Small-subunit ribosomal RNA, 3' major domain from an uncultured prokaryote, 472 nucleotides, folded computationally. The full RNA is in RNAcentral, with records from ENA.

Context: one part of a larger RNA
RNA sequence: UGACGGGGGCCCGCACAAGCGGUGGAGCAUGUGGUUUAAUUCGACGCAACGCGAAGAACCUUACCUGGGCUUGACAUCCCUAUCGCACCCCUUGGAACAUAGUUUCCUUAGAACUGGGUGACAGGUGCUGCAUGGCUGUCGUCAGCUCGUGUCGUGAGAUGUUGGGUUAAGUCCCGCAACGAGCCAACCCCUACUGAUAGUUGCCAGCGGUUCGGCCGGGCACUCUAUUGGGACUGCCGGUGUUAAACCGGAGGAAGGUGGGGACGACGUCAAGUCCUCAUGGCCCUUAUGCCCAGGGCUACACACGUGCUACAAUGGGAUUUACAGAGGGUUGCCAAGCCGCGAGGUGGAGCCAAUCCCAGAAAACAUUCCUCAGUUCGGAUUGUAGUCUGCAACUCGACUACAUGAAGCUGGAAUCGCUAGUAAUCGCGGAUCAGCACGCCGCGGUGAAUACGUUCCCGGGCCUUGUACA
Numbered sequence: 001u002g003a004c005g006g007g008g009g010c011c012c013g014c015a016c017a018a019g020c021g022g023u024g025g026a027g028c029a030u031g032u033g034g035u036u037u038a039a040u041u042c043g044a045c046g047c048a049a050c051g052c053g054a055a056g057a058a059c060c061u062u063a064c065c066u067g068g069g070c071u072u073g074a075c076a077u078c079c080c081u082a083u084c085g086c087a088c089c090c091c092u093u094g095g096a097a098c099a100u101a102g103u104u105u106c107c108u109u110a111g112a113a114c115u116g117g118g119u120g121a122c123a124g125g126u127g128c129u130g131c132a133u134g135g136c137u138g139u140c141g142u143c144a145g146c147u148c149g150u151g152u153c154g155u156g157a158g159a160u161g162u163u164g165g166g167u168u169a170a171g172u173c174c175c176g177c178a179a180c181g182a183g184c185c186a187a188c189c190c191c192u193a194c195u196g197a198u199a200g201u202u203g204c205c206a207g208c209g210g211u212u213c214g215g216c217c218g219g220g221c222a223c224u225c226u227a228u229u230g231g232g233a234c235u236g237c238c239g240g241u242g243u244u245a246a247a248c249c250g251g252a253g254g255a256a257g258g259u260g261g262g263g264a265c266g267a268c269g270u271c272a273a274g275u276c277c278u279c280a281u282g283g284c285c286c287u288u289a290u291g292c293c294c295a296g297g298g299c300u301a302c303a304c305a306c307g308u309g310c311u312a313c314a315a316u317g318g319g320a321u322u323u324a325c326a327g328a329g330g331g332u333u334g335c336c337a338a339g340c341c342g343c344g345a346g347g348u349g350g351a352g353c354c355a356a357u358c359c360c361a362g363a364a365a366a367c368a369u370u371c372c373u374c375a376g377u378u379c380g381g382a383u384u385g386u387a388g389u390c391u392g393c394a395a396c397u398c399g400a401c402u403a404c405a406u407g408a409a410g411c412u413g414g415a416a417u418c419g420c421u422a423g424u425a426a427u428c429g430c431g432g433a434u435c436a437g438c439a440c441g442c443c444g445c446g447g448u449g450a451a452u453a454c455g456u457u458c459c460c461g462g463g464c465c466u467u468g469u470a471c472a
Stems, first nucleotide, its partner, number of pairs: 001472002003469003007466007015456002019420005026311008034302002042053002064297007073122001077121002079118004090102001093099001124286002127284003133280002135275003138271001140269001145184006151160003164175003189263004194231007203221001208218003234257001237251005313413001317372005323366001329360003334353002339348003379410001384405007426448007
């Protein structure tokens, strides 16, 4: 100087407390361990691994296994050589790769491209080492800290500044002070909430006319909205407290009040944290194989254990019928309307739309009426059978969905444990990426919309000062 203490003081955080809803019990989904297997590819392991890499494993992906095949190679550069057809495309044969046979086109005549053969330099490796590395990322933590120049003090390590008195979300600001200044971080950025102007192929009977009643038409941009540029909030004003300070408390005005709400942004560093399977890269290793091609299988196994979720156990509910109200997105190898067929998944159909114009698209919970009357039930939907639909060369291993039948466990969950302080929790649906198909996951969007916080003794994590130390 740090680190540590079941030392002290001060302070903060859904850390506790006060509340609300969960997990742990059930069924299923998904990830992991284990076990099994020819293989069940690999990585990730307290917080900070386990719906994680994977924003989509039937083939492909794919790295794994079995079998078959290739050796200058699937891919790059260079050299030699052959041919204008043996290239490529289509068809046929066998046996997938591959091989054989047949057929056939363009440019120009110089060569190139392509293809076949040869030679070696080389290619290739998701092989090893993240404890050789770059880059990227997680984490402490959006915690308030981390440093420097000059000066001063100390033999020196170092100290001072950065400590102290207040204050703040903040090393934020004020005052004091052998310090005076400065840098990184915090704040200043974007979205949202109010409003002016500008602009009107969205919106509006607002005012008029027409109307097959639909902003549908004429017409108009006033309003809504859209998107560009401004305004607005700064403790600015008033009162009180305070050291006349910084600031705090209350109030006014205001759409908004004391960083209004949310986001992006992550200091010096820590964990030899994670990643050589994104990429890059040192070293090592393989080179008729640890490379490459193909078929099939596997990654989907199943006595079990754990994590994360979904659906429930019902009456604040379930079923039936009816009537409303969003936002944000996506759409040309695409979204697909009306109509018709089907109980339905869907089929048919073909209008419109490169989209504020058309489509996906019925929002759902909610509201109204009605049935059920506490029961393993009109709760719950697993499982299984049958018949289908769709995507796709192909749904056996191993897709999603539909109909009928079947109706399992489950009556609120032990010890323990998680999230959340407001448009939040809870609850309800909608969209998107990936994607041929496949979502209970992920990323977003809006609808309905609570309870509680006395307080900081305790648990956990963190910050500052101080003290002890046989620790570094």